A computed fold for a 72-nucleotide RNA from a Patescibacteria group bacterium, annotated as transfer RNA.
The sequence was found in a public genome assembly.
Model confidence (mean pLDDT): 82 of 100.
It matches the Rfam family "tRNA". By type it is a transfer RNA. Rfam's curators write: Transfer RNA (tRNA) molecules are approximately 80 nucleotides in length.
RNA sequence: GGCCCUAUCGUCUAUUGGUUAGGACACUUGGUUUUCAACCAAGUAAGCGGGGUUCGACUCCCCGUAGGGCCG
Numbered sequence: 001g002g003c004c005c006u007a008u009c010g011u012c013u014a015u016u017g018g019u020u021a022g023g024a025c026a027c028u029u030g031g032u033u034u035u036c037a038a039c040c041a042a043g044u045a046a047g048c049g050g051g052g053u054u055c056g057a058c059u060c061c062c063c064g065u066a067g068g069g070c071c072g
Base pairs, nucleotide, nucleotide: 001071002070003069004068005067006066007065010025011024012023013022018055027043028042029041030040031039048064049063050062051061052060
């Protein structure tokens, strides 16, 4: 330098054009307990950046950024 893959809550991970963007763990609050742990209930929290297509985009297209792989 060329080609390919990936990017979603704090972490891991669902979501193949119309979802209130779901789950697990973690965290917070409450219950239970003498206390802690465990358990139960509730809650906060996310689409890498910019543009395009579309009535509608996390999802499709383009450029970029970051990470990974193959080739030279």